Model confidence (mean pLDDT): 82 of 100. Predicted 3D model of a 73-nucleotide RNA (transfer RNA) from an Anaerolineales bacterium. The RNAcentral record of the sequence draws on ENA. Lineage of the source: Bacteria > Bacillati > Chloroflexota > Anaerolineae > Anaerolineales. The same sequence occurs in records of 2 taxa. Rfam family: tRNA. Rfam classes the family as a transfer RNA.
């Protein structure tokens, strides 16, 4: 320098053919308890890496860039 893959909640990951952003764990509040743990009830806490474009509508499509990993030279 070129090619491929990935980037979504604190972490690990889903999201179908473009149409309401979710799960588990963690966390927070509550019940219970003398206190705590466990259990149960409730709560998503998010600029979907960044900018731009297409579209009525973008996590998803196009484009440039950034970060990480792998491959070729």
């Nucleotide at each position: 320098a070129g090619g491929c893959c990935a980037g979504u909640a604190g972490c690990u990951c889903a999201a179908c053919u473009g149409g309401g952003a979710g799960a588990g764990c963690a966390c927070c509040g509550g019940u219970c308890u003398c206190c705590a743990a466990a259990a149960c009830c409730g709560g998503g806490u998010g600029u979907u890496g960044u900018g731009g474009g297409u579209u009525c509508g973008a996590g998803u499509c196009c484009u440039a860039c950034c970060u990480g990993g792998c491959c070729u030279g």